Predicted 3D model of a 696-nucleotide part of an RNA (large-subunit ribosomal RNA, domain II) from a soil metagenome.
Context: one part of a larger RNA
Formats: sequence, structure tokens, C1' cells
RNA sequence: UCCGGCGAGUUACCGUCUGCGGCUUGGUUAAGGUCCUCCGGACCGAAGCCUUAGGGAAACCGAGUCUGAAUAGGGCGACUAUUGGUCGUUGGCGGUAGACGCGAAACCACGUGAUCUACCCAUGAGCAGGUUGAAGCGCGGGUUAUACUGCGUGGAGGACCGAACCCACUUGGGUUGAAAACCGAGGGGAUGACUUGUGGGGAGGAGUGAAAGUCUAAUCAAACGUGGAGAUAGCUCGUUCUCUCCGAAAUAGCUUUAGGGCUAGCCUUGAGCCACUAUGCACCAGGGGUAGAGAGACUGAAUUGAUUUGAGGCGCCUCACCGCGUACUCUGUCGAACCAAACUCCGAAUACUGGUGUAUUUAUCUCAGGAGUCAGUCCGCGAGGGAUAAGCUUCGCGGUCGAGAGGGAAACAACCCAGACUAUCUGCUAAGGUCCCGAAGUAAUACUUAGUCACUAAGGAAGUUGAUUUGCUGUGACAACCAGGAUGUUGGCUUAGAAGCAGCCACCAUUUAAAAAGUGCGUAACAGCUUACUGGUCGAGCAGAUCUGCGCCGAUAAUGAACGGGAGUAAGUAUUACACCGAAGCAAUAGAUGUAUGAAGCCUUCGGGCAACAUGCGUGGUAGGAGAGCGCUCUUGGUCAGAUACAAGCCGUACCGAAAGGAGCGGUGGUGGGGCCAAGAGGUGAUUAUGCCGGA
Repeated sequence: UCCGGCGAGUUACCGUCUGCGGCUUGGUUAAGGUCCUCCGGACCGAAGCCUUAGGGAAACCGAGUCUGAAUAGGGCGACUAUUGGUCGUUGGCGGUAGACGCGAAACCACGUGAUCUACCCAUGAGCAGGUUGAAGCGCGGGUUAUACUGCGUGGAGGACCGAACCCACUUGGGUUGAAAACCGAGGGGAUGACUUGUGGGGAGGAGUGAAAGUCUAAUCAAACGUGGAGAUAGCUCGUUCUCUCCGAAAUAGCUUUAGGGCUAGCCUUGAGCCACUAUGCACCAGGGGUAGAGAGACUGAAUUGAUUUGAGGCGCCUCACCGCGUACUCUGUCGAACCAAACUCCGAAUACUGGUGUAUUUAUCUCAGGAGUCAGUCCGCGAGGGAUAAGCUUCGCGGUCGAGAGGGAAACAACCCAGACUAUCUGCUAAGGUCCCGAAGUAAUACUUAGUCACUAAGGAAGUUGAUUUGCUGUGACAACCAGGAUGUUGGCUUAGAAGCAGCCACCAUUUAAAAAGUGCGUAACAGCUUACUGGUCGAGCAGAUCUGCGCCGAUAAUGAACGGGAGUAAGUAUUACACCGAAGCAAUAGAUGUAUGAAGCCUUCGGGCAACAUGCGUGGUAGGAGAGCGCUCUUGGUCAGAUACAAGCCGUACCGAAAGGAGCGGUGGUGGGGCCAAGAGGUGAUUAUGCCGGA
């Protein structure tokens, strides 16, 4: 991992709602008793319970009562049981119980463990061989005597080397091992705080500990066993057949609350209500201070020009007063431009409220039963936060997904189109497409343009299209070529020099067709070249500005990867018109099913129930609500067939049913059950719980 089997909303009591049934001259028995055909039933048995009256904390009062001074007001009742009461029972839900199933880590009680291991006690045992050579002692030397010293003797030591023994520092292997700690090669201790046998001691908040939270039987920051015990688990996972109808939420308030709850909102089922209730559209009537706009209409913000009314500063002048100046500051006046979520002289669209009309299967609202939801997501629009960042974050309005399939966007929950009951080798369309991949135009017209199309900006450019506009131009423009471009003068100053051309000042005049006290190179300074400007040659448009279409550069990353590919000069782009393709949309045909209305007909306990058929409208769906069914085991009643060929079970199979499922036939099997009808009871349905057991 697969196969088979097992595997999860149960039961008791209480409550509540619902369906059904009994009684209602209110209902009903419990324990118990009597009887019988005795695993059961019938009949007694109102003790009690509910109901028949409520209000108040109560005393108490009573169709009223409580509050209160009240004969007021208000609360809860009655006036009205038949939509009631009560007993039983089905189903839904709740409460108490383990309460749908499995799952902790933990807590407590009582016991069992020191045959492992840590420490201690008692009693035993073990340590090849070699080395070193302490004290003491003896003899000699030496001393007054000691001391001291030589030689010998001696045999000390948590002494040395190194086996057994003990340990475990390094490394290789092993790592589903040979082994739940080993093997190989080396390593440390090896007379000691040594090692070891046997017996004994103390234990679970306790022991033991040369101390590591170590060790206490492969278990230790509190052992193990049993019990409390099915601890608790706002957490995770799982929760088993089918079809039909409807169908959410991811919000608000409160919460030691934030991944949990409660109430409301939104869903569902039943009942009631029929009110011009609700919703859409049209018209009418409203209030508003948003978008926008505005500024002499306020509060604030804020740029600039002119002027100089006033005040101050600074400077000059003055004995002082006066006066003068000022690219200083403020203010006044005039002009121009201008901002605001917490500005408004103004002021929409929408939205909201009311009224009238109209349309809509009462859709509204009320009561009752059952829920789920409280992590939302992206997109468009309006805003706050952020950096007018985020697939960011927080709100508001709408949409999608969530819970939504189908077509388009190459692929692509949230974008565009469009809401899937079933079937069809039928038709029409949407978005999007129509050269090939690929269904449909190698369609038409006019323009434009780069492989743009088919990634991007600031910025840059005699790219080019269209439109508008200014100036010059046959009295000859623009470009080009030919010629001129002079004189006072090297202007003055400065300077080493400054001659048009370092810099400062001035920028005159003359001759002229024209020519700057000089446009740019250039020189040390001159020189030289050139421009403005003028004439000639030539002969028709030239130069600029604004708006606009499509383009160009800007454009750099690791395989080639920025039309989906081929390819395309349209098969790109723009505009206009037609045709076609294209979806589960719409239509057609046939069928299923829900619901509303109508409805032959059938049944009836007369209350009603069932209903072919017809018409209208529907049939995506998670959580979830409601309904109808299939199958399994056992039991009861009826019925049918029937046991050696039809037992069950298993295998195969082209049949039937909308599904769960159900037959027939063939085979296997080898023995007691099976079919149909009507009921009842449940240990009643498994692809998933790292489910359990067995097998492969």
C1' cells in the first nucleotide's frame, strides 16, 4: 500500500414542540390487590399529578391584584378553553447522565520493585613479571657528646613499566546492526578514594547522589502496577444507502473575549395575518450640505507686482528740533494669481422619507419547531492608514468566487460572457473570433505604420500623417556659388602685451551697394580664417509655431522563452458596413420531476382523502432545514411455493427500475431455509479516524 471482517448521535428519566390515537358528563392511575388459558393479559385501586384563577417577596386579597396617599397612572391577569384540557405514543430539539467515536500531557489513592543501577553495612576473594629504593637499623669515618657522613642492610609509596582485572579518551566499521550501545586498531588505571563474589539496608515528592537532574529493572524535572476512570480536551481527526424541494454566513452588540460562546441578523419547516403590508417602475412633495464650485461670505492658509498712509529698525546729518537715504520689517491702498477633511455666500446626481398611480403566484409582517454562520476572498467605485507602495491594511456601495459547472482570456477560484433537470449527428446568438494549427471572410472601403503589432517611463530626435497659424517671397525669397565685408582706430582704460575677439567703460563718427568700436575659431601680442551686412549668378517656394495619428531611440542576466506556435506587409492599426463561427445561454423535439390552479373519476366513519389529465411557473449548490424511498438482522400476522434439487452463500451474465437497488438464466456449493403482503424492534449500510484484527 492493497483485500476481507469489525468500527461512531445510543439508552434511561425529565422538559418542550409536532404528527397520530383515547377520553373530555375533566383526564390519568402509582405502589398494591383479585382473577385467568399465567415469560402475558383482564379487572380493581384517585393516594398522587395536570387542569378548572390570578396577583403579590409575603401576610393577604381575589376577576382582579401589585405598586401607591390615591377612587390616578402603570405592571401582570380576567372579560374569550374548542387554535382548549389531559393520558398514551411517533418524530425533532433541549436538560441530567461518559451522551456521536477515538485521542492527551497530567492529578489522586492503594500497592509492587535496589536480581539493573547509585550509596552504605557485614563477610570473603583477586591483583603475572619487572623497576625504583623512603624511614629505621648495623658497621666504618667523624664529634667532648650530638650533628653530619661512607658502605651495607632494609623494603616505604593514592611510586614507575606492564598482563590478568577494571575503565571507555581517539578513530574506522556497524546504523531496516551479528548487537535496543557491539566489533577492529590504538588509549587510561592496574597496592588502591582499587576491583570483585555472597548476604543485608533504605523508595516515589521518597531514596541515592566525589552533583551529571545522575541513578532507582532497556522507563526518571518525580518509577512501575491496579483503581478513581469512559478524568477533562472551547483542540485535531473520523462519522457508513439513494433521490426530491429550499438554501446561508464569514456581520452587530456583550464576553479574562478575540481560532470559543450568547442574543440579534441571514437559511429552513409549519401555522396565522389580507392590512392599498412589502418590492419594482412612473409622477408629485420634502429635508440635507457630500461631489463640484467659491473667495469683498466667515475661519484659517498663502504667492506676487505697484504705490508709500502710518509705525519701527539701520545709516547720514545735527547742540537740538527738523531733514535725507534705505534690494530691512510690519501695516495701509490699488492690481494680478490662489488653497482647505475638521472654511462655506452657494450647491447637484444618487440615496433616504412621505403621497398617488401601476405591476408583481403575500413576496411583507407575526407566532412556533430546527439550523448553520461569527478566519472570508479578489475585482470596480468612494475614502482612511502606508510612500495617492504591496497578491498590504481598515471601512462604505456593488459584483464574482466562497457554495458555480459551461464558452472566452494559450494555461489562469475572484476578469469578460453566461447561471448546468435529462436526452438529441436540430437551429439562433453572447463574450470572443473567422490565413494554418482551429469552427468561421485569404471579405469590402479608405488611411496609416514599425515586424510596430506582440512589456515600461522620464527624457531625446529635420521619422512621417492630418489640421491650424505667423513671417519672408518674380520689386527674386531660402540654400549654394562668385565678389565685397572698409576708414578715424591698435576706441578709452587696464596690462609685460590687450590691435574687433582676457577683463572694465563707452559703443560714436566717416566712406558706402554694404560692412558690428565686432558672431565664432585663432595669435605671446599682431597676423590669418569666418559670421553679421551688401551686390551678382540662379529661379519658386522658404523659414518658424501650435495641436494631432502611427512610429524611432531610451530597452541590460544568466538554455532560446515578452504574438500560445507557424507564419503574416496584412493575417498590423483606424473607420464604416455586411456575412459567418461560437456556450450546458435562447429556441425546437421528446422525456423525468417539484409546485400552483383547474380537474373527470375512485374511496369515505360524510369531517374529508386519493387522483389520471390539462395549463402556468420552476428544477447549479457547501454549511444547513424539510420530504419521499432502497437495502440489512430479528420478531408478529396473513399468504405462496417448497427441502436431494430452487437451502444459504459465492462466480458469470447482453434483463428491469430515476437512484439506493431488483429479477431471470448458467455454474459452484452441499443443507434449511425462501418469495410476496401488512406491521413491529434495532448492535441497520464505511474509500479514509498515522482506526482495530486477520491476510497478501
Its mean pLDDT, the model's own confidence on a scale to 100, is 83. The RNAcentral record of the full RNA draws on MGnify.